[in-house]
RNA sequence: UACUCAUCCAGAGGGGCAGAGGGACCGGCCCGGUGAAGCCCCGGCAACCGCCCGCAUUGGCGCGGGAGUGGUGCCAAGUCCGGCCCGCUGGCCACGCGGGACAGAUGAGGG
Numbered sequence: 001u002a003c004u005c006a007u008c009c010a011g012a013g014g015g016g017c018a019g020a021g022g023g024a025c026c027g028g029c030c031c032g033g034u035g036a037a038g039c040c041c042c043g044g045c046a047a048c049c050g051c052c053c054g055c056a057u058u059g060g061c062g063c064g065g066g067a068g069u070g071g072u073g074c075c076a077a078g079u080c081c082g083g084c085c086c087g088c089u090g091g092c093c094a095c096g097c098g099g100g101a102c103a104g105a106u107g108a109g110g111g
Base pairs, nucleotide, nucleotide: 001111003109004108005107006106007105008104013042014041015040016039017038021031022030023029025083026082027081028080043075044074045073048071049070051066052065053064054063055062079103084100085099086098087097088096
């Protein structure tokens, strides 16, 4: 890091250093000197990989349960909301609601 697959309406914060930004991008709306980013310590959430148990299966691929010592991840707001398309929607637009894309994040693969 091209690419592939899965998930994204749940959950979980204190302290120290630091000192003005942060929420990916754009628009909005928020968070922030009652202390942002970043770094460190401790704690926690969750259960993707790994681990344990049961079942199933074989051309190939699985399903369910458990623990939370290992590898990641995460701990404001639904991925904070929207962005493109479609429907509700019989003039058009906006708003609203619903669905699907796109983008992004994380994990597991992967050249």